The prediction has a mean pLDDT of 80.
Predicted 3D model of a 73-nucleotide RNA (transfer RNA) from a Sphingobacteriia bacterium.
The organism belongs to Sphingobacteriia, within Bacteria.
[in-house]
């Protein structure tokens, strides 16, 4: 300096031919038990990395920008 991949829930990660986002574990409540724990079951928790731009509508297309990784030079 260029090319290319990631960014989505406390952690790991699904998700989509553009139609109001889910799993595991984790966490709270209760259920079982003399109790812990394991196990069941509910329930909180994000408006998608920021910012524009297409569009009736964008995590999804399109710029740019930030931050991590990898390449070539």
């Nucleotide at each position: 300096a260029c090319c290319g991949c990631a960014u989505u829930a406390g952690c790991u990660c699904a998700g989509u031919u553009g139609g109001u986002a889910g799993a595991g574990c984790g966490a709270a409540c209760g259920g079982c038990u003399u109790u812990u724990a394991a196990c069941c079951g509910u329930u909180a928790g994000g408006c998608c990395g920021a910012g524009g731009g297409u569009u009736c509508g964008a995590c999804c297309c399109c710029c740019u920008c930030a931050u991590g990784c990898g390449g070539u030079a």
Rfam family: tRNA. By type it is a transfer RNA. RNAcentral holds the sequence, with entries from ENA.